Overview
The part of an RNA shown here (small-subunit ribosomal RNA, 3' major domain) has 477 nucleotides and comes from a Candidatus Micrarchaeota archaeon. The prediction has a mean pLDDT of 80. It was read from a public genome assembly. The organism belongs to Microcaldota, within Archaea. Rfam family: Archaeal small subunit ribosomal RNA. Rfam 15.1 lists 709 matches to the family in 491 species.
Context: one part of a larger RNA
This record gives sequence, structure tokens and C1' cells, in this order.
RNA sequence: UGGCGGGAGAGCACCACAAGGGGUGGAUGCUGCGGUUCAAUUGGAGUCAACGCCGGGAAACUUACCAGGAAAGACAGCAGAAUGAAGCUCAGGCUGAAGACUUUAGCUGACAAGCUGAGAAGUGCUGCAUGGCCAGCGUCAGCUCGUGCCGUGAGGUGUCAGGUUAAGUCCUGCAACGAGCGAGAUCCUUGUCCACAGUUGCCACCUUUGCUGUGAAGCGAAAGGCACUCUGUGGAGACUGCCCGCGUUAAGUGGGAGGAAGGAAAGGGCGACGCUAGGUCAGUAUGGCCUGAAUUUCCUGGGCCACACGUGGCAUACAAUGGUCAAGACAACGAGUUCCGACGCUGCAAAGUGAAGGUAAUCUCUAAAACUUGGCCUAAGUUCGGAUUGAGGGCUGAAACUCGCCCUCAUGAAGCUGGAAUCCCUAGUAAUCGCGUGUCAUCAUCGCGCGGUGAAUAUGUCCCUGCUCUUUGCACA
Repeated sequence: UGGCGGGAGAGCACCACAAGGGGUGGAUGCUGCGGUUCAAUUGGAGUCAACGCCGGGAAACUUACCAGGAAAGACAGCAGAAUGAAGCUCAGGCUGAAGACUUUAGCUGACAAGCUGAGAAGUGCUGCAUGGCCAGCGUCAGCUCGUGCCGUGAGGUGUCAGGUUAAGUCCUGCAACGAGCGAGAUCCUUGUCCACAGUUGCCACCUUUGCUGUGAAGCGAAAGGCACUCUGUGGAGACUGCCCGCGUUAAGUGGGAGGAAGGAAAGGGCGACGCUAGGUCAGUAUGGCCUGAAUUUCCUGGGCCACACGUGGCAUACAAUGGUCAAGACAACGAGUUCCGACGCUGCAAAGUGAAGGUAAUCUCUAAAACUUGGCCUAAGUUCGGAUUGAGGGCUGAAACUCGCCCUCAUGAAGCUGGAAUCCCUAGUAAUCGCGUGUCAUCAUCGCGCGGUGAAUAUGUCCCUGCUCUUUGCACA
């Protein structure tokens, strides 16, 4: 100087507690992992920081695994070769299928894998040889330098003390004075206003007009307009600026006014010096080692989907704040040419068939769902729940047996709120409800986004779990 302590003191955090809300742990299913099994069930990841992770939703491909079959050695040397090398082919055999091999026959005409070296290739080994990228510490507030001063020196000081902050943030003091990286600011989105712009967006007013209606009025269309909404550019706006209290007159802090917004406005992006021999040689790159007619390449089929069992994460439920039937209302983000497909017809439906428009503010996906109104159900293993299974159909694709998805009818299992324990969350958040998209021929209970409805409870603490700083002890370095 660090590290450690079942030493001490401050400060902080819903990956801590407290006050609350919702779960997990029990059931069934989906998915990942272990184990076992198997010809193979390819490999990696293992507390937080592995386990819906490798964008890993694998029917072939993917694919690295297994079974079987085949292909393939640049270049050099040796042996071989016009007494015919290598190659091609009908038919038969072999075969899952093959002039791949083999029998017989034919064509062509100069090279040659039989041996030795040497290659190409390798998802073969080593992430403890590496680059790059990523994760965690870290939703942290630290890490250093120049000059000066102190110390024989390692080093210290600055970076400390008092207050304050989300912050080594700032103020005051001080042998320190300054500076850099980080924090902050800068960047993006959302929230208010203004100006400009007006098609593919909008339709208030004016004009014309169609339909319904006695009328009032309602629903359209055109012309016209840019008022409003919206879209997009550019500006304004928030700074403890103003007032009161506290504070040292400071930094700041508690309250208030005005304001769309108030003290970091909200959310994101950005992640210091380093450490964990953290993860990745299977994304790519790459040192070394190994294989090299196989540990290379292709094809067919299988496997990664097995199943006594254990476990992580999620989905659906156990019902009446519900289920079901009918009617009615309101989004946003996105995507679309091998694509999205309106609309008509057929079908109970999945879907089929014809087909307008759309390379998109124009057309389509697009129906939002929870919600509202009305009817039924009446406490039951039920009109709850939907696993499982049977039958019939549809779609994608060469191909749904292993092993896809959807529809209809039938079947109707466990489950009546879950032990010890444990996870997430402080506001448009939790919870709940759908929608889009990525992957994608087909397949979403996954990932990433989007909007709808919309709470309860803290405004504290260091008791538990940890983190930061100071201090102290040390048989540690």
C1' cells in the first nucleotide's frame, strides 16, 4: 500500500428490509437443463453473472451426432503408361438409388493416387496461448496526473475535516495549487406553445348536390380550404429564475406562486482506471497441437423430439369481480411484390375459388381485446377447467410415420388457491387486456416492441442481504 475480520462508525439500494400489490413453490401443458436410455440421443453455458441462453421455434436442409453408400491429394520425387493411362456408355448383377463396383461388349486417345513427401479441408483440441465482442462488479462514484511540500524509503498530501448532493456534486476551511478520465452536460424520444409547409393527411366554415325524413335534422359526394387533427422542419420554454422559512451571509434544503412541465420534468442512449485466467477457437479472425484418404466433402435414412425420475422459466386454470350467447364502442407500434390481399361466390369451419388496389400518410394485413348493454347459468368437479383420446376434414411443403399447424364433432383428466421457502414491483408503475413484428415454406405459451384499462402502500430505516467511504486489529501478500 492492499486484502481480510462471526471489529467499530457514517452513507446508500424494492437485483435490501419495512408498509403494501402480484406471483413462484401444489395441478396440467409448453420449453430449457440434469439424469437415465440409445447406433446416435452433436456440442457449449453451471451461484448472483448457466437453465424460452448460444437470437437454438432442428420434418429434409440447418447439423456439428449415428447407420449405410460414394467423392476427393495443388506441387515434387519414385514405380506405371501408345504392347493403350485416365475417362465415357447400352444391357445384366449388386444397391434405398446409382458405370460407385462387377460381367460382357463398345467409344475415345495422354496422362497418371500405387508408394513417399507435401497440401486443400476440418463446428477437431486448447477461451489457461490470443484478437475482437460480450457479461458481472456498476441503477457504483470512483481512478489518476503535473508542480510543490512531508518522509532515508516504500509512500503520503492533494482525494482530508464540517455541511451538502443522485454524484470526488458543490460550498467553507486546510501545504497544497491546478489538471485529466469518469459523474454532469452534449444526443434521441415523450409532454406545452409559436412560425412555416398541406399530399396520399384533415373537413370547422362557405358553395353545389344525392339519399332518408312532414319538419328539425342525419348520412354521404363534389368543389373548395389548411381553421382544427396530424405529419415534418425550425424556434420558444425550466434557470432554484421569483417569494417565505431553515442553513454560516455559502453550497443547498422544506414550502409556496406562476406554469403544460419544478428542482435530474419522464424514459432511453452513453458505462472511467481496472478486476473476475468470467463467457465465446461453434459467428468471424488467429498462435500452437492433431487428423489428412480420414477427425475432409456429398447423398439416403435416422437422431438432436427418447422417458422410471429430478429441476429452472413460462402458459392455462382451479371460477360468479366468473362462464356463455347476442348486440354495440374506442388504439398504437409495425409489415407487405416468390408479398399484403379488399370484395364476391362455395363451405358449419379450417379453407377453397375468382380477383380490385397496393413498391404504400393513398391499398391491404386490421377483427383490437379487456369494456358497455341485454338474456341464460346459481355454487356443482358445474354451461368451471381444458389435458388426453377417437373420427372426419383443411393448409404448407418433394416429403407431416418417427416429428408440423389449423378446423368440426365426440371424449372430457388433474385441478376447489398450493408446506418449508422464494421472486418481482414505488405511477401511467404493478396487475390485467389484446395488437404488431423477428425467426418464418409451414409452426410462438419465446424474444423485441405497441397501445387500452389502471391500483395499493413507503416518502422511512440500516434489523436481514449487499455496496461505497472512514477508522482499527492482523500468525496474510